Context: one part of a larger RNA
RNA sequence: CUGGGCGUAAAGGGCAAGUAGGCGGUGGCCAAAGUUGGGCGUGAAAUAUCCCGGCUUAACUGGGAUGGUGCGUCCAAUACUGGGUCACUAGAGGGCAGGAGAGGGAGGCGGAACUCCUAGUGUAGCGGUGGAAUGCUCAGAUACUAGGAAGAACACCAGUGGCGAAGGCGGCCUCCUGGCCUGUUCCUGACGCUGAGAGGCGAAAGCUAGGGGAGCGAACGGGCUUAGAUACCCCGGUAGUCCUAGCUGUAAACGGUGGAUACUAGGUGUUGGGGGUUAUAAUACUCUCAGCGCCGUAGCAAACGCGUUAAGUAUCCCGCCUGGGGACUACGGCCGCAAGGUUAAAACUC
Numbered sequence: 001c002u003g004g005g006c007g008u009a010a011a012g013g014g015c016a017a018g019u020a021g022g023c024g025g026u027g028g029c030c031a032a033a034g035u036u037g038g039g040c041g042u043g044a045a046a047u048a049u050c051c052c053g054g055c056u057u058a059a060c061u062g063g064g065a066u067g068g069u070g071c072g073u074c075c076a077a078u079a080c081u082g083g084g085u086c087a088c089u090a091g092a093g094g095g096c097a098g099g100a101g102a103g104g105g106a107g108g109c110g111g112a113a114c115u116c117c118u119a120g121u122g123u124a125g126c127g128g129u130g131g132a133a134u135g136c137u138c139a140g141a142u143a144c145u146a147g148g149a150a151g152a153a154c155a156c157c158a159g160u161g162g163c164g165a166a167g168g169c170g171g172c173c174u175c176c177u178g179g180c181c182u183g184u185u186c187c188u189g190a191c192g193c194u195g196a197g198a199g200g201c202g203a204a205a206g207c208u209a210g211g212g213g214a215g216c217g218a219a220c221g222g223g224c225u226u227a228g229a230u231a232c233c234c235c236g237g238u239a240g241u242c243c244u245a246g247c248u249g250u251a252a253a254c255g256g257u258g259g260a261u262a263c264u265a266g267g268u269g270u271u272g273g274g275g276g277u278u279a280u281a282a283u284a285c286u287c288u289c290a291g292c293g294c295c296g297u298a299g300c301a302a303a304c305g306c307g308u309u310a311a312g313u314a315u316c317c318c319g320c321c322u323g324g325g326g327a328c329u330a331c332g333g334c335c336g337c338a339a340g341g342u343u344a345a346a347a348c349u350c
Stems, first nucleotide, its partner, number of pairs: 003322004007304002012318001014201002021194003025088006033081002035077008048066007091191001092188003095184005103177007110154001115149007125136002162169002206247006215241002220236004258317006266295012299306002323350003332343004
C1' cells in the first nucleotide's frame, strides 16, 4: 500500500451555505462510450513452461513447440453504467390555508437591587471572620426616610420546556428579517445528496481606536493564617467585564457520536400541529406528523452501554487514525498589530 477502523482504546473537521469532483428516482425509444462475446493483427530477442540435444553430470547452453496481462482493428450483443431524446411523480422545490418559538438586527420603555450624591432623623459604633485584623466612623459613619444620578443584569414565570447550523439566545413594546412545523395534493418535473479548495459565521480571554465604568474583579497593596503562604479567608483595587468600529479564530467549540436516504418490536412522559369518536363546553379516548426525554426487543458492542433521536441493517459523499515519548514541538510556508494561530517533521529513546 492493501486492509481494518474513528462514543470511552489512535481517529468526526467548531459550524453551515456552496465551487470543482464523486454519487444519484420511474417508464419508453435511439445510439453503442464503458461493459460482454467472437475474428484478425500485434504482443522483438532473451527470460518462463514442455520436448529433444551439447559440455562425464548439474549449473550453463543450442534447437523446436507452447504460453503471454495488454494494445489496435473489425463484427456482434444491449442487461447494467454513461450519452441523447420523449414522458412520469413517490425525491426536491413552490402555491394556498393555519401554527409555535429566549432565532437574528435596530429603536424605545420598565421595575427590583447594588453603589454614589444631596437633605432630614439620630448617636457610637459599623463592617468582616472559624476567630480576628487591616478598613470605615464624632470633620457624625452604620441604621431609617425623602429626592436625585449612573451603569450593568433582567427575580418569579422556568420546565428532563422552546428556538438556532454551530457558537449561542431569557424583562416589556414597536419596526425590519431568517428558518421550522401542520393541512391541502393545486403547480414545476429529478431541479437531488455530499462536498477538496476558496470565501462566510464562530464562546471566553486577548489586541487597536474612541466612549463608558454601578457591581464584580486578573495584576497590585494591605490584613489574617502558617514553619513558610508569592494561596485558600478578609479589606481595598487597575486592566477587564459594557457600547461602537475593526482584529484575533481558539475551547472538554462535547452527544467526546460528520451529513443524507431507506429499512428494522414496543412502552411511557412531554412540546407544537392535524384527523376521528364523545360532549353544551372544559375534557376524555384514539389515530397521525414534527421535535425533546426515559425504559426496552431484535441486533450490535471488549465491556460500559447503544437501541426508529442507533453505537442495528445497508448505500453514497466528505473529514480523520495507523505504538508511547520527543511533539497541539523545531524548521519552512501562509495568516496576525501583537499574543499567537494553521500546516507539520526528524534525530534520539522505550

A computed fold for a 350-nucleotide part of an RNA from a metagenome, annotated as small-subunit ribosomal RNA, central domain. The RNAcentral record of the full RNA draws on SILVA. It matches the Rfam family "Bacterial small subunit ribosomal RNA".